This is a predicted structure of a 353-nucleotide part of an RNA (large-subunit ribosomal RNA, domain IV) from Candidatus Desulfobulbus rimicarensis.
Context: one part of a larger RNA
This record gives sequence, structure tokens and C1' cells, in this order.
RNA sequence: CUCUGGUUAAGGAACUCGGCAAAAUAGCACCGUAACUUCGGGAGAAGGUGUGCCCUCAUGGUGAUUUUAUUUUCAUAAUUGAGCCAACGGGGGUUGCAGUGAAAUGGGGGGAGCGACUGUUUACUAAAAACACAGGACUAUGCGAAGUCGUAAGACGAUGUAUAUGGUCUGACGCCUGCCCGGUGCCGGAAGGUUAAGGGGACGUGUUAGCUUUUAGCGAAGCACUGAACCGAAGCCCCGGUAAACGGCGGCCGUAACUAUAACGGUCCUAAGGUAGCGAAAUUCCUUGUCGGGUAAGUUCCGACCUGCACGAAUGGCGUAACGAUUUCCCCACUGUCUCAACCAGAGACUCA
Repeated sequence: CUCUGGUUAAGGAACUCGGCAAAAUAGCACCGUAACUUCGGGAGAAGGUGUGCCCUCAUGGUGAUUUUAUUUUCAUAAUUGAGCCAACGGGGGUUGCAGUGAAAUGGGGGGAGCGACUGUUUACUAAAAACACAGGACUAUGCGAAGUCGUAAGACGAUGUAUAUGGUCUGACGCCUGCCCGGUGCCGGAAGGUUAAGGGGACGUGUUAGCUUUUAGCGAAGCACUGAACCGAAGCCCCGGUAAACGGCGGCCGUAACUAUAACGGUCCUAAGGUAGCGAAAUUCCUUGUCGGGUAAGUUCCGACCUGCACGAAUGGCGUAACGAUUUCCCCACUGUCUCAACCAGAGACUCA
């Protein structure tokens, strides 16, 4: 010097990203206990007091023994209360620095974010605000159900039957969940347009019996090739519906008797122009916004404001008691975290053997 323990004057978080680590608290009994609340909780809230040993009193249990009554005996009932046991309590005494004398054995309070909660998770760097959840909603499915696995048979769904089962989203509870169906999707519709295979087979071409005006030309049937019109489903176009489907939810200019602002007006565009609530937020770039609180001093924190770069309503919005090895801020207690280091014990390191 390193590690593991122990102690420390004065101060007490000045340490540090951060009270990380350590210290402190602690059992039992009694007293006492706030806001808030879903009336269950919060709560062991917080905060206090007591705690050893000895004597004694009282209490309870067990009940030796004594006495009385009944009785033929056995016995039964009442009475007495020794000894022993037990914890709580009352009184008195006593002792140490210290009595849950060691060990085991909650630190507490306040504000805010997120997630309701108990649970689950990255076996071996993440336990969380992520996942799940009860609850809510939409959607599919009438039973040989939809859906899933399988080429199939078959199986699961389910020996269930719409208060059921599958899928998707949201996520207790409370108050709520606004506008837009133009785009995409889904559902419904069938008049018209478009449209495949297939049907259909016109025209045309090749070949040649034959004919002819015979260097050449025409050309039936058949056999081949080609293949027009026309018929022809779903789909798409089209017409409606649907947003707790995917999603979306404006700009410019002017205006009030100080100024400022604009309830108001004009205009352009859109499918419709963001409602309630919240808001520098896990979202705010400018930004350490501005004001207030807390500190002597606060880029964090809390309360407001609204100028929302770029919140917003089941990709849920805003609240919310309880809960959390969650995140963040403050306070009390406590301390070698620190000012600032010292000493002790053990194990290493080091020196010698």
C1' cells in the first nucleotide's frame, strides 16, 4: 500500500451524477396518531413512555388435609384450604454507563412523474414507465361454427353453442371520449362501363379437281392455317355505409376613444379545420422562457402563465386512494461520504530465513 472488520475529537452530506456505502431505527406492552380516501385503508403513520433483579399483595388453576350432612356399605354434596404451577397487575426495595444489556430484529416524513393493484420479463450487463391483468370496445362465427394444424383422413376449437368461441385495440376506478368517410381498408349494392378461359365462327391464306382468253390467271369441296362480330363471372370503375377501422383535424389581412390585444369582419383553401381537458410536459427547439416558492446562492424540483418548434381524447384525454428493490426534488434523524485523516485486529503484499 490492497482487502475484510472495529473505533474516532469538532463539524454533519460541505462528498458525490446521486447520501453510493456506512451509520442510525429495531422486539414486546401501553398511550397516541394528520392530510387524503374507492370508507377497506393511510397506519407499525408520525410521536412518546415502560422493559433487569428481589420482596410482598392481589388474581387464576390444581387441590393434600379438616369438618359437617345423607347413607347399610360403596359413595355423594357442602366446608376448609397446605403444597405446587402460571401470566398480567398493585406496592416496596435494589443495581449497572447501559435491563428487547449478546444475537436476531422497520429509519421516518413531505411534493411530483409513470404504471391502478398482486404478478411477468431480456437463463449469463437492462426488473422497468416494458409485458400481463380484471374491466371496456369493435369485429368474426348459427354449429360439420369461425379460426388453427395437416396434401388428406383427421384433430384442436369443444364432449363447448352467441352470458359461447376466435381476432384486434384499450387497460382498475371516476369524469369523459369532440369534428372529418375526400384517400386507404372493410361492409352492402347491383343499373351501366371494362374484362379471362371458354363458346362462336365472318373475312382472309395455303393446297388443287376443274375452267380458261394457256409464258399467265380464276378456282368448288375437303384438309390445314388464321381468327372479326357476338355471348361470357368475380374483380376494378361506379353508388352508398363505416373512424373504440388505417388515418386526418389550415393560411393571410384588417378592426375597440392611451397603448396593447382582438369578442368582430374580409378573403383563400379543405373531407374536416383540434372540441373538453391538459400544457416549457418522459412531449418546449429558442430555453437556465417569465413570475412565484424552496436555498445565503437552485440548468434539477414544486406552483402558475400559454408564445403547444412539434399535447389532445380507447396509437385513449384528464384526474385518482392504495401499491412500487420504479424515476425525481426537499426535510428530520444519522453517520469517516467528506473537511482530513488517525489508530486497532486479521489476511495479503514486501524483507529475511
The coordinates come from a structure-prediction model, not an experiment, and the mean pLDDT is 86. Rfam family: Bacterial large subunit ribosomal RNA. Rfam links the family to the GO terms structural constituent of ribosome and ribosome.